[in-house]
Context: one part of a larger RNA
RNA sequence: UGUUGGAAUAUUGAGAGGAGCUUUCUCUAGUACGAGAGGACCGAGAAGGACGUAUCUCUGGUGCACCAGUCGUCACGCCAGUGGCGCAGCUGGGUAGCUAUAUACGGAUAAGAUAACCGCUGAAAGCAUCUAAGCGGGAAACUUUCCUCAAAACUAGUAUUCCCCAUUAGGAUCGUGGUAGACCACCACGUUGAUAGGCCGGGUGUGUAAGGGCGGCAACGCCUUCAGCUAACCGGUACUAAUAGUCCGAUUGA
Numbered sequence: 001u002g003u004u005g006g007a008a009u010a011u012u013g014a015g016a017g018g019a020g021c022u023u024u025c026u027c028u029a030g031u032a033c034g035a036g037a038g039g040a041c042c043g044a045g046a047a048g049g050a051c052g053u054a055u056c057u058c059u060g061g062u063g064c065a066c067c068a069g070u071c072g073u074c075a076c077g078c079c080a081g082u083g084g085c086g087c088a089g090c091u092g093g094g095u096a097g098c099u100a101u102a103u104a105c106g107g108a109u110a111a112g113a114u115a116a117c118c119g120c121u122g123a124a125a126g127c128a129u130c131u132a133a134g135c136g137g138g139a140a141a142c143u144u145u146c147c148u149c150a151a152a153a154c155u156a157g158u159a160u161u162c163c164c165c166a167u168u169a170g171g172a173u174c175g176u177g178g179u180a181g182a183c184c185a186c187c188a189c190g191u192u193g194a195u196a197g198g199c200c201g202g203g204u205g206u207g208u209a210a211g212g213g214c215g216g217c218a219a220c221g222c223c224u225u226c227a228g229c230u231a232a233c234c235g236g237u238a239c240u241a242a243u244a245g246u247c248c249g250a251u252u253g254a
Stems, first nucleotide, its partner, number of pairs: 005163007015149004021049007033038001051106005059100004066093005071086006110144003117137004164253001170248004174190005195241003198237005205229002211224005
């Protein structure tokens, strides 16, 4: 832009794509078979492997806006306490998020029509013959069944509701953002408000802050103190910012 009035919501599925794998063990059964050695079909069950999809509760990884320890040096006048730089200075941990080696699930089943092949009936050809007429069985392949996309499927579908002269139904712009994201788009929200920040409470992480007191010559230890600090997490709260507004948008539908 189109889809033949304009919208919102919910859908059908033409068509397209994905998936399709496999091993071992147990029972049936040491049965059928076989002189023995050996050793099944059919059927039932249990564990895996590789692959795939989703997720982050668990186990881990990462986690340069969290916590702690520590070396050198510079600075804050000094002590104490802090800050900068040194690969994030180094080291030990670690929230959210992301993630696999973690967790969960999947390949099925069933139907149809078939391949090779196996048959029934049966002539041409008094026999025989699965085939010539006719009728069955038969595979991970084919068509469905499972999952995803899908009306731009131009045959442009279907259903419900709303609007029709105005301050319209509705949409956009603008702003706060994230379950989204390169941009755009999508999604949530815009005072009739918890959308983000702040604040409050909680959680999580780190591991007992600073200051003071006590003990020790001192290094240091103990008490106050499971303290102090705490990102992205959870809940609450209008304190801050989403103000005010503007634009487009059918004319009862060739």
Molecule: large-subunit ribosomal RNA, domain VI
Organism: Alphaproteobacteria bacterium